[in-house]
Source information: This is a predicted structure of a 63-nucleotide RNA (Fluoride riboswitch aptamer (crcB RNA motif)) from an Actinomycetes bacterium. Rfam family: Fluoride riboswitch aptamer (crcB RNA motif). Rfam links the family to the GO terms response to fluoride and positive regulation of gene expression. The source organism's lineage runs through Bacteria, Bacillati, Actinomycetota and Actinomycetes. It was read from a public genome assembly, where an Rfam model found it.
RNA sequence: GAUGGUACCGGCGAUGGAGCUCGCCGAGACUGCCUCGUCGAGGCUGAUGGCUCCUGCGGAAGA
Numbered sequence: 001g002a003u004g005g006u007a008c009c010g011g012c013g014a015u016g017g018a019g020c021u022c023g024c025c026g027a028g029a030c031u032g033c034c035u036c037g038u039c040g041a042g043g044c045u046g047a048u049g050g051c052u053c054c055u056g057c058g059g060a061a062g063a
Stems, first nucleotide, its partner, number of pairs: 009026005016054006032044005
């Protein structure tokens, strides 16, 4: 310096925070989709990987 395994720990799962849980990663995991066009323009959904709560945003109804 490179590779492999294990443990602890940490990190990640398209827009914020927390708990639980699943998967992945150890400098990688991760960085959504569509159309036109030619490296730009336009459009769409969603604050979760999943569940719950809070915050923000949007829609409808009632007081």